[in-house]
The part of an RNA shown here (small-subunit ribosomal RNA, 5' domain) has 541 nucleotides and comes from a Myxococcota bacterium. Lineage of the source: Bacteria > Pseudomonadati > Myxococcota. It matches the Rfam family "Bacterial small subunit ribosomal RNA". Model confidence (mean pLDDT): 82 of 100. It was read from a public genome assembly.
Context: one part of a larger RNA
RNA sequence: GAGCGAACGUUAGCGGCGCGCCUAACACAUGCAAGUCGUGCGAGAAAGGGCUUCGGCCCCGGUAAAGCGGCGCACGGGUGAGUAACACGUAGGUAAUCUGCCCUCCGGCGGGGGACAACGUUCCGAAAGGAGCGCUAAUACCGCAUAAGACCACGGCGGCUCCGGCCGCUGGGGGAAAAGCUGGCCUCUGCAUGCAAGCUAGCGCCGGGGGAUGAGCCUGCGGCCCAUCAGCUUGUUGGUGAGGUAACGGCUCACCAAGGCGAAGACGGGUAGCUGGUCUGAGAGGAUGGUCAGCCACACUGGAACUGAAACACGGUCCAGACUCCUACGGGAGGCAGCAGUGGGGAAUCUUGGUCAAUGGGCGAAAGCCUGAACCAGCGACGCCGCGUGAGUGAUGAAGGCCUUCGGGUUGUAAAGCUCUGUGGGGAGGGACGAAAAAAGCCCGGGCGAAUAGGCCGGGCUCUUGACGGUACCUCCUUAGCAAGCACCGGCUAACUCUGUGCCAGCAGCCGCGGUAAGACAGAGGGUGCGAACGUUGCUC
Numbered sequence: 001g002a003g004c005g006a007a008c009g010u011u012a013g014c015g016g017c018g019c020g021c022c023u024a025a026c027a028c029a030u031g032c033a034a035g036u037c038g039u040g041c042g043a044g045a046a047a048g049g050g051c052u053u054c055g056g057c058c059c060c061g062g063u064a065a066a067g068c069g070g071c072g073c074a075c076g077g078g079u080g081a082g083u084a085a086c087a088c089g090u091a092g093g094u095a096a097u098c099u100g101c102c103c104u105c106c107g108g109c110g111g112g113g114g115a116c117a118a119c120g121u122u123c124c125g126a127a128a129g130g131a132g133c134g135c136u137a138a139u140a141c142c143g144c145a146u147a148a149g150a151c152c153a154c155g156g157c158g159g160c161u162c163c164g165g166c167c168g169c170u171g172g173g174g175g176a177a178a179a180g181c182u183g184g185c186c187u188c189u190g191c192a193u194g195c196a197a198g199c200u201a202g203c204g205c206c207g208g209g210g211g212a213u214g215a216g217c218c219u220g221c222g223g224c225c226c227a228u229c230a231g232c233u234u235g236u237u238g239g240u241g242a243g244g245u246a247a248c249g250g251c252u253c254a255c256c257a258a259g260g261c262g263a264a265g266a267c268g269g270g271u272a273g274c275u276g277g278u279c280u281g282a283g284a285g286g287a288u289g290g291u292c293a294g295c296c297a298c299a300c301u302g303g304a305a306c307u308g309a310a311a312c313a314c315g316g317u318c319c320a321g322a323c324u325c326c327u328a329c330g331g332g333a334g335g336c337a338g339c340a341g342u343g344g345g346g347a348a349u350c351u352u353g354g355u356c357a358a359u360g361g362g363c364g365a366a367a368g369c370c371u372g373a374a375c376c377a378g379c380g381a382c383g384c385c386g387c388g389u390g391a392g393u394g395a396u397g398a399a400g401g402c403c404u405u406c407g408g409g410u411u412g413u414a415a416a417g418c419u420c421u422g423u424g425g426g427g428a429g430g431g432a433c434g435a436a437a438a439a440a441g442c443c444c445g446g447g448c449g450a451a452u453a454g455g456c457c458g459g460g461c462u463c464u465u466g467a468c469g470g471u472a473c474c475u476c477c478u479u480a481g482c483a484a485g486c487a488c489c490g491g492c493u494a495a496c497u498c499u500g501u502g503c504c505a506g507c508a509g510c511c512g513c514g515g516u517a518a519g520a521c522a523g524a525g526g527g528u529g530c531g532a533a534c535g536u537u538g539c540u541c
Stems, first nucleotide, its partner, number of pairs: 001541004006537005013387006019380002021345001026343003030340003035071003040068002048059004078298003088222007097215002102211008110144001112142002119134006151174002154171007180203006189196003224270003231261003236258008273295004277288004300321005323334004351377001353376003359373001360371004390420004400411004424482001425478006434468001440462007448454001485530005490511003496525005506513002
């Protein structure tokens, strides 16, 4: 000099864009943060309103809440404790693998059965909850049929090969699938209306191939300190076999062998999430990893599995522990390192706000619902940037202050005065972009289809939707009116005098000032620097 997630002191007008617990991964009151689907299924209120023959019936309404079932809850959001490791970065491998939803292609969806919730009823418990009996539906569950291909074992042929194997074609054999829902139509069949069987369209379901996306595993290389850590290792190193996994593998186990690593630093200890980047520097380098983005790890502490395409799962389960709370003392409940917020710690870090309008996500055919993701608003000069606090003119160089050699000098065009302007502030009026669409309705064209149902694609028209926000912005009015400080002035270093003090009180980054004329202390006048800031402290280069 530059920089900072800063803090502290003095001061403080406005706006834009960012950023905001670096400490206790300390403990948490309260609210919200993951639901959705009635076009999968059964059942189905109360209140309210209307009618009533007072029995009840109708509307709300097949609505709400609950249950079975499906999908989601593994994303999104937080934190940096642990981790010196294939955790990360980079370059590769997987002939050792998986991949729900999505896209594409091929083939299929036949026929049965028994349950369990909800519900009813009887009980237990203070509660949390639980037990028995009985009824019932399904896209829930389980057999059966069928099996192109896929899988398994056994054969044949061809190609490739890193010689481990891989790929393609083919033969007979073995075990293995599925689910329906919604809308429309009446050509054929039945009841003979219209509906059902049926047909058809859409959404789904099952099996398989390919893709896309995501993930698992393996390897080379790279990035901290200590040798005052020098030897470390028994599932250890390798083999055979088995188990296990989506998958290779001591991953696990049995047996066998005695190996494996190490001064090119093993092992041990300390510290630490890694990276893109960021700061500094001419560069080389050094330091750093906050916001944003990628990856990893964690979710009170430790352990474990279940479900699932994926978890060993922040707002799931079980066990143990510590802590807190409830209790009728028998027993139960909880986990903010989600968003706010509280206590505590600390030099120090915000609102218990608004909206789903946009972007994105989950579910749904859709309408839509949910979304503390997100978008906004609030607080904080915490940072960067911009603007203002007026502009022009004005010499009797006014008054006052300060200094003085008493002549004057300086403050100083500074003020006053005169002429203007109107940013910010205040008042009045107008008033957004962000909205593109999706959806709904109508019309036209194309393709599926028997079809003027339906749904898909393209085009046109109409209609609807804004938290921010009556904000930004624009116009008019108002008055120079409401808006300047902080540090420094001995040298380094830009800026000097007076008074007070008298090695005192004090200053100080270094050198050093102060003991009676102190440009270094304190005050004043003046000056210098920066300016809504200026200094100080801490840290980095």